[in-house]
Transfer RNA from Candidatus Curtissbacteria bacterium RIFCSPHIGHO2_01_FULL_41_44, 72 nucleotides, folded computationally.
The coordinates come from a structure-prediction model, not an experiment, and the mean pLDDT is 80.
The same sequence occurs in records of 6 taxa.
It matches the Rfam family "tRNA". Rfam's curators write: Transfer RNA (tRNA) molecules are approximately 80 nucleotides in length.
RNA sequence: GCCCCUGUGGUAUAACGGAUAACACAUGAGUCUUCGGAACUCAAGUUAGAGGUUCGAAUCCUCUCAGGGGCG
Numbered sequence: 001g002c003c004c005c006u007g008u009g010g011u012a013u014a015a016c017g018g019a020u021a022a023c024a025c026a027u028g029a030g031u032c033u034u035c036g037g038a039a040c041u042c043a044a045g046u047u048a049g050a051g052g053u054u055c056g057a058a059u060c061c062u063c064u065c066a067g068g069g070g071c072g
Base pairs, nucleotide, nucleotide: 001071002070003069004068005067006066007065010025011024013022018055027043028042029041030040031039048064049063050062051061052060
């Protein structure tokens, strides 16, 4: 330099182009407890970035960025 794959809350993963982006763990608050833990209830937090296609994009296309692999 060329080619391929991946990028979703703090973490691990879901989500046929149809919508309020979900579940678990973690975090915070509350109930309970002498305290803590456990259990239960509630809350906050997310599509790497920018453009495009579409009535509608996490999903398709282009570029960039980051990580991994292959070739030279």